RNA sequence: GCGAACAUAAUUCAAUGGCAGAAUACCAGUUUCCCAAACUGGAUAUGCGGGUUCGAUUCCCGUUGUUCGCU
Numbered sequence: 001g002c003g004a005a006c007a008u009a010a011u012u013c014a015a016u017g018g019c020a021g022a023a024u025a026c027c028a029g030u031u032u033c034c035c036a037a038a039c040u041g042g043a044u045a046u047g048c049g050g051g052u053u054c055g056a057u058u059c060c061c062g063u064u065g066u067u068c069g070c071u
Base pairs, nucleotide, nucleotide: 001070002069003068004067005066006065007064010024011023012022013021018054026042027041028040029039030038047063048062049061050060051059
């Protein structure tokens, strides 16, 4: 220099154009003499900028970062 893949919650992962979910963690409550466990509830997200579309995590372009391959 060229090419490819990936980027979603604090973390690990879903969601093939139609309400953004789960687990763990965190917070609050119930239970317990206390702790742990269990149960109930809650807050936190689509890397960034555009485009297409009635509607975009999803499709297209650019860009940033990470990883891999080629030279």

The prediction has a mean pLDDT of 81. A computed fold for a 71-nucleotide RNA from Ruminococcus sp. UBA7477, annotated as transfer RNA. The organism belongs to Ruminococcus, within Bacteria. It was read from a public genome assembly. It matches the Rfam family "tRNA". Rfam classes the family as a transfer RNA.